Model confidence (mean pLDDT): 85 of 100.
A computed fold for a 107-nucleotide RNA from Planococcus lenghuensis, annotated as SAM riboswitch aptamer (S box leader).
The RNAcentral record of the sequence draws on Rfam.
């Protein structure tokens, strides 16, 4: 890389360097010299994981991931409602799917 499964509207700095970009892709929108990304410390979290138990569960964080603007920041495709227009559609809420991050297992 390639399937399978689970999560994804909680949660995390008024530190230090750096010094222009960033927010996966494409449209929007937004963050960002009142220093963004990036790198250190510091958090958060609790899939693994460690204890308890039959189990449901509870509980803990030394390890190995992982995250720390906004819902996965929105939409991006089908349906469903309700509203405008009543020709082609458009807005909006709702539900699935797609894609895409994680994790654990796979081959």
């Nucleotide at each position: 890389a390639u399937c399978u499964u689970a999560u994804c509207g909680a949660g995390a700095g008024a530190g230090a360097c750096c010094g222009a970009g960033g927010g996966a892709c494409a449209g929007g929108c937004c963050c960002u010299g009142u220093g963004a990304c990036g790198u250190c410390c510091g958090g958060c979290a609790a899939c693994c994981c460690c204890c308890a138990g039959c189990a449901a569960u509870g509980g803990g964080a030394a390890g190995g991931u992982g995250c720390c603007a906004a819902a996965u920041c929105c939409u991006a495709c089908a349906g469903a409602a309700u509203g405008c227009a009543u020709c082609c559609g458009c807005a909006u809420u709702c539900u699935g799917a797609g894609a895409g991050a994680u994790a654990a297992g796979u081959c």